A computed fold for a 1385-nucleotide RNA from an uncultured bacterium, annotated as small-subunit ribosomal RNA. It matches the Rfam family "Bacterial small subunit ribosomal RNA". Rfam links the family to the GO terms ribosome and structural constituent of ribosome. The sequence is in RNAcentral, with records from ENA and SILVA. Model confidence (mean pLDDT): 85 of 100.
């Protein structure tokens, strides 16, 4: 500086629906309260509260009496007198405090108690009474003369069980009763004056009636009563205006009912109440009827608006055992007063009486649950008294109870060996934790002891020897509850093992529980802490403040139109609403503020302020409202043009179906995925003539018209509404809306009476299927069609009520007006699309709003029960309006994300398929599983991805499994103590393991020991192929070498997410290019790495020999050599480089060229995010749990090798492409010292005796086979084929029976090409020949490797099987193996 802005104050959320979001919407919780209860606990004190249930019963006491100064008797302390005599006795006289039942006065209508009834002038507020009454008090006038009778106390007779009476006698008064006196007092008349509010009040004079009175006490003053009458105070009676709770499934109520007249009756007004008239009064602004309830000041909560509530104090109002009912009174229809009836209780003498705690204390009962039969009238009050004084369960204190609020403690300060003990541990430690102990120290509190108030103005003090000061004394007596998974502050080991439990919600517990249960901690609070009930809050979750209603609940199906609500312009009066200012009034006590007063605080005291009302009453007049008076733009009529499938009645018309007659015509039709019912030689279907019924109206034709909606569709005529558009000639606000109300209303149904060609519920018949009461075929009846009526509902929809205004734009169309009569642009009113603003949860809306705003209506309030029951109303019926609640669940729901998925689409790929070759599946045998069996037949691996798999090799071992005999610091490791041998050789015993006995042995030394080794011992500990692969590392499969997977930054979206990575092409490839809110980058692809396939250089021994020389019977055998083969390193080579075509002038693709290779040459290694709680605790590691004379170890036997079967994987084979004999080529890769073994010998062989060489490009295994040659067999269970079994044999080992291998000679089964199914292979591959290695004493058909011979076929991607990428739908997300719906149990 500029601006659209003044400043303060109060307003808080959170869990829970989903993979994930946002948005509806209910539940839940954190605060706050209480007359509380209940669990657990428990020092103190101060102020409060304390039957909320059974207005249920009540035992005892007490809680209303005073007054002798009203009155008569009656006792009578006590005091004088007098008499009389036994002189201390009696008798009798005054006088006489005091008691004192009776008459008689006041009071008893107040104080206390409950809240049952009551929705009403009961109660709050605010007026009126000119329709009225007050005892005591206060003020004021005025007065009080004279009389008389009684009846109680009492005596007396009686009655009765008692209560409690009857007669007769006698007695006094402030009791009662006439008379007199009396005004301005009552009554009735009329006269004048003055006021008001309508009846009508107020004076003032006058004539008539009528109506009082009480005395006591003093020695007196005088006092305190008594009568009349007026006025106040108080206190009460009565009327009205607002205002006071749910229910309409209560809609009509009402005869004293509403109102006149006149009587009666009250302190007074009024049908209050009787008699006559009249026919009235009330109601959707909610009568009537049913529930519920004492109202109010006010408390509790709340930001406030409100909402609950009505204990204590305070005001009213009702009640007093239940209903009724008067009497006396100034007051009462009387809590502790009468009378009647009721029901309970309790006394009788059975004749008959007697009571009311919802007053204070108690007591039973009921209940989760609420207190002493206390002291006192000392203080406040109150009631009688002239007073003194008496009465007060009213009040004042005290007891009980953490009941609740408020204060205070339970100690303060030092104190690190960081103690002991607990507790967890990675065994180092940590943590309880400066917390104890120990040391100083202090006394609120506590004991005990002393002193001691205020309340009390003279006396009097229940509390009370209280509070309150002082001393002593001693840390001494004093801390819990609850909760620790989020919400919410606080965490850890042990026990349990979906069990016991937990829980306010979401959830927790199925062997590693921070969620159960004890413990250690740590937290929250704090002599109180949870818990339950209950109100308010959060909850804007009934919304005025302050919601919503297209798709989450929630627009009525439409129109008309009544009340009502809400209305245009412009003047005038009104002064109802609105403002303002003033007055009364809104009791106090509470709430708030400000000062005080108990140490403080609760508490209380004293001023202010509020109390937002309701009454007057004085102004103002914009605006809304009444009155008036005008206008024309809202509406509305009229004149003119116009548009259409608008209603309604009636008449015409072709097509097509179908049936019926007649003709042609013959074997079929028909109808399905495919049949069959069905029709059809009695002539169908087909075809052509002709007739006959009925019902709909092809083409046009359309985001086309109309109409309120439903709805309307040939073509003509007739009647008939309406919308638009010009004119601006009539009314002048007549408008909008619209609770009830009427009317209209698809399509099914219903009644009557017609109609009936199609079609077509129901039904039937044929198919289909596990079944098929369906989909699918053949028929087929109500209905569909007409009149008339009736029904009143639909996803009746634009899931959008109606009316009016306004808010950028593009575009098509239909109708009309305007024009240059056509382009084209323009205006009304309509019907459509796409978007801005803005709204919106989002999807969308968007001038046809779902925008911005008035106006009225209908409607909604969690989900299910439920549009369900009951009750009404409608209706012929069906069935429609209208419409709860118990109980239940925590979600239910709306939009949009991202997966998975679909028997949804699109696009690609792969030995998937198809093409082909070879097998598998049958047969023997070999292995491995499963099942069985077994003392055991150790264990693990179970679709694909277990099953010749861990196991590259089970006779003992191995070995883990069974039997049996042994060991127990141990077979195996470290520690320590002792001893010296102990291994070794011999002997017994034994299956052995081992035991017992004999014999005999280290190494170094500084001689002091010291190492190593064994045996003994004790103990820490060893040990374990025990469980858990679902606690794990680690390694491993698999989808899948599929081409995905994700991230920074920016962009869009409120977000979850999306884009990027999608599209257009290409590729083996998210491989590249090119586009494009993306631009980059990551982990995979590729390539770098090894083999192979060609070459150049370098190097040649053990491996080659071309030339040269030597030399053999031959032979690289030897001198040489380094040429060539081959080894071994190191290089080049290949990259769409090059050329054409095609693509878009790319990427890439097609053919060529040249090359040893050509388009990633060929093989392998290498396997993204991540899935399968995928395997494995038995390779190894490991965490937690188990077992510790055994589940550990050692041993000898058996066993893992069983055998009715089943399945997997190989082998061999069924043969002539071939078997057999003969004779005789060519590999590659390996392997070898406890080995490979050449040669040489024996044996028909397997193999045995010697023995050379050889850690091996040298020596050896080692002969490769099939192939190629010759022969021979002639299609057969064979010269095929080799199991099985018999004999002798060899090898290897301690050992060959359970249980190896191999050779010979005899023996010669099963198989003649394999069923549904099924598997592997794209070129050096498939097949088919063999050779080699590991493992290993020995035991190969397995497995890993070599190299020999060497095909066949791929049109294509319909379709099975997997997989990628777009896009759709979803009620799925444990993801379709999903979710979910009836039934039954």
């Nucleotide at each position: 500086a500029a601006u659209u802005c003044g400043c303060c104050c109060u307003u808080a959320g959170a869990g829970u629906u989903u993979g994930a979001u946002c948005c509806u919407g209910g539940c839940u919780c954190a605060g706050g309260a209480c007359g509380a209860a209940c669990g657990c606990u428990g020092g103190c004190g101060g102020c409060g509260c304390g039957c909320c249930u059974a207005a249920c019963a009540c035992a005892u006491g007490c809680a209303a009496g005073u007054c002798g100064a009203a009155c008569g008797a009656g006792c009578g302390a006590g005091a004088g007198g007098a008499g009389g005599u036994u002189u201390a006795c009696u008798u009798u006289c005054u006088c006489a405090a005091g008691c004192g039942a009776g008459u008689g006065g006041c009071g008893a209508a107040c104080g206390g108690g409950u809240g049952a009834g009551u929705a009403a002038c009961g109660c709050g507020u605010g007026a009126g009474g000119a329709a009225c009454c007050u005892g005591c008090c206060u003020c004021a006038a005025a007065g009080a003369g004279g009389g008389g009778g009684a009846c109680a106390a009492c005596a007396g007779u009686u009655g009765g069980a008692a209560a409690c009476g009857a007669c007769u006698g006698c007695u006094a008064a402030u009791a009662c009763c006439g008379c007199a006196u009396a005004a301005g007092c009552c009554c009735a008349c009329g006269a004048c004056c003055c006021g008001g509010c309508a009846u009508c009040g107020g004076g003032u004079a006058g004539a008539g009636g009528g109506a009082a009175a009480a005395g006591g006490a003093g020695c007196a003053a005088u006092c305190c009563g008594c009568u009349u009458u007026g006025a106040g105070a108080u206190g009460g009676c009565c009327u009205c205006g607002c205002g006071u709770c749910c229910g309409a499934u209560u809609a009509g109520c009402u005869a004293g009912u509403u109102g006149g007249u006149g009587a009666g009756g009250u302190a007074a007004u009024g049908g209050c109440c009787c008699a006559c008239c009249a026919a009235g009064g009330c109601g959707a602004c909610g009568a009537u009827c049913g529930g519920u309830a004492g109202c109010c000041g006010g408390a509790c909560u709340g930001a406030g608006a409100g909402g609950u509530u009505g204990a204590a104090c305070g005001g009213c109002c009702a009640c007093a055992u239940u209903g009724g009912g008067a009497c006396u009174g100034a007051g009462a229809c009387a809590c502790g007063g009468c009378c009647c009836a009721g029901a309970c209780u309790c006394c009788u003498a059975c004749g008959g009486g007697a009571g009311g705690c919802a007053g204070c204390a108690g007591u039973g009962g009921g209940g989760a649950a609420u207190a002493u039969u206390g002291c006192a009238c000392a203080a406040u009050g109150g009631g009688g008294g002239a007073a003194a004084c008496c009465c007060u369960g009213a009040u004042g204190c005290a007891g009980c109870g953490a009941c609740g609020c408020c204060g205070c403690g339970u100690g303060g300060a030092g104190g690190a060996a960081g103690a002991a003990g607990g507790u967890c541990u990675u065994c180092g430690g940590a943590u309880u934790g400066u917390a104890a102990a120990c040391u100083c120290c202090u006394g609120u509190u506590g004991u005990u002891g002393a002193g001691g108030a205020a309340g009390a103005u003279a006396a009097u003090g229940a509390c009370g020897g209280u509070a309150c000061u002082c001393a002593a004394c001693a840390a001494g007596g004093a801390a819990g509850u609850g909760a620790c998974g989020g919400c919410u502050a606080a965490c850890u080991a042990c026990g349990u093992g979906c069990c016991a439990g937990c829980a306010g919600c979401c959830g927790c517990g199925g062997u590693a529980a921070u969620a159960c249960g004890g413990a250690g901690g740590a937290u929250c609070c704090g002599a109180g802490c949870g818990u339950u009930a209950u109100c308010c809050g959060g909850a804007u979750u009934u919304a005025u403040u302050g919601g919503g209603u297209u798709u989450a609940a929630a627009g009525g199906g439409a129109g008309c139109g009544u009340a009502g609500a809400u209305g245009g312009a412009u003047g005038u009066u009104u002064a109802a609403g609105u403002c303002a200012g003033u007055u009364g009034u809104g009791a106090a006590a509470g709430u708030u503020u400000g000062c005080g007063g108990c140490u403080c605080a609760a508490c209380c005291g004293u001023a202010a302020a509020a109390u937002u009302g309701c009454a007057g009453u004085u102004g103002a007049u914009a605006c809304u409202g009444g009155a008036u008076a005008u206008c024309u733009u809202g509406a509305g009529u009229g004149c003119a043009g116009u548009u259409g499938a608008g209603g309604c009645a009636g008449g015409c018309g072709g097509a097509a179906u179908u049936c019926g007659u007649g003709g042609u015509g013959u074997a079929g039709c028909g109808g399905u995925g495919a049949a069959a019912u069905g029709c059809u030689u009695a002539g169908a279907u087909a075809u052509c003539a002709c007739g006959a019924a009925g019902a709909a109206c092809u083409c046009c034709g359309a985001u086309u018209g109309c109409g309120a909606a439903g709805g309307c569709a040939g073509c003509c005529u007739g009647c008939u509404a309406a919308g638009c558009u010009g004119c601006a000639a009539c009314u002048g606000a007549c408008a909008u809306u619209g609770a009830g109300g009427c009317u209209c209303g698809a399509a099914a149904g219903u009644g009557u009476g017609g109609g009936u060609a199609u079609c077509a519920a129901a039904c039937a018949g044929g198919a289909u299927u596990a079944g098929a009461u369906a989909c699918c075929c053949u028929g087929g009846u109500a209905g569909u069609c007409c009149a008339c009526a009736c029904g009143g509902u639909a996803a009746a929809c634009g899931a959008u009520g109606a009316a009016u205004a306004c808010u950028c734009g593009c575009u098509g169309u239909u109708u009309g007006c305007g024009a240059u009569a056509u382009a084209c642009a323009g205006c009304a009113a309509g019907c459509g699309g796409c978007c801005a603003a803005g709204c919106g949860a989002a999807a969308g809306c968007g001038u046809u709003a779902a925008g911005u705003a008035u106006u009225c209506c209908a409607c909604c309030u969690g989900g299910g029960g439920a549009g369900u029951a009951c009750g009404c109303c409608g209706g012929c019926a069906a069935c429609g309006g209208u419409g709860a609640a118990a109980c239940u669940c925590a979600a239910a729901g709306g939009a949009a994300u991202u997966g998975a998925c679909g028997g949804g689409g699109g696009c690609c790929c792969g030995c998937a398929c198809a093409a082909g070759c070879a097998g598998c599946g049958g047969a023997g045998c070999a292995u491995g599983u499963g099942g069985u069996u077994u003392a055991a037949u150790u264990c693990g691996a179970c679709g694909c991805a277990a099953c010749g798999c861990g196991a590259a090799g089970a006779a003992c071992c191995u070995u883990a499994c069974c039997a049996a005999g042994g060991c127990u610091u141990g077979a195996c490791a470290u520690c320590c103590a002792c001893u010296u041998a102990a291994g070794c050789c011999c002997a017994u015993g034994g299956a052995a393991a081992c035991a017992u006995g004999g014999g005999g042995u280290g190494c170094c030394u500084u001689c002091g020991g010291g190492c190593g080794a064994a045996g003994u011992g004790a103990g820490a500990c060893a040990g374990g192929u025990g469980g858990u692969g679902c606690a794990u590392g680690g390694u491993u499969g698999u989808c899948g070498u599929c081409a995905g997977c994700u991230c920074g930054u920016g962009u869009c979206g409120u977000g979850a997410g999306a884009u990027g990575u999608u599209g257009g092409g290409u590729u083996a490839a998210g491989u590249c290019c090119c586009g494009c809110a993306a631009c980059g980058a990551g982990c995979g692809c590729a390539a770098c790495c090894c083999c192979u396939g060609u070459u150049g250089c370098c190097a040649g021994u053990u491996a080659c020999c071309a030339g040269c020389g030597g030399g053999u019977a031959a032979a690289g055998c030897c001198g040489g050599g380094g040429a060539c083969u081959c080894u071994g390193g190191u290089g080049a080579g290949a990259c769409u480089g090059c050329c054409g075509g095609g693509g878009a002038c790319a990427a890439c693709u097609c053919g060529g060229a040249g090359g040893a290779a050509g388009g990633u040459g060929g093989g392998g290694a290498c396997g993204a995010c991540g899935u399968c709680a995928a395997a494995u605790c038995a390779u190894c590691a490991u965490g937690c749990c188990c077992c510790u004379u055994a589940u550990g170890u050692c041993u000898u036997g058996g066993g893992c090798u069983a055998c009715a079967c089943a399945c997997g994987u190989a082998c061999u084979a069924c043969a002539a492409u071939g078997g057999c004999u003969g004779a005789a080529a060519c590999a590659a890769a390996g392997g070898g010292a406890a080995g490979c073994g050449a040669c040489c010998u024996c044996g028909c062989a397997a193999g045995g005796g010697g023995a050379a060489g050889c850690g091996g490009a040298u020596c050896u295994c080692a002969g490769a086979a099939a192939a190629a040659c010759a022969g021979u067999c002639c299609c057969a269970g064979u010269u095929c084929g080799g199991a099985u079994u018999g004999u002798g044999g060899g090898c290897u080992g301690c050992a060959a029976c359970c249980c190896g291998c191999c050779c010979a000679c005899a023996u010669g089964a099963a198989g003649u090409c394999g069923g549904a199914g099924u598997u592997g292979c794209u070129a050096g591959u498939a097949a088919u020949c063999g050779c080699g290695g590991a493992u290993c004493a020995g035991c190969a058909u397995g497995c890993c490797g070599c190299g020999g011979u060497g095909a066949a076929u791929a049109c294509g991607u319909u379709c099975c099987c997997g997989g990628g990428c777009c896009u759709u739908g979803u009620a799925c997300a444990c993801a379709c193996c999903g979710c979910c719906c009836g039934u039954c149990a």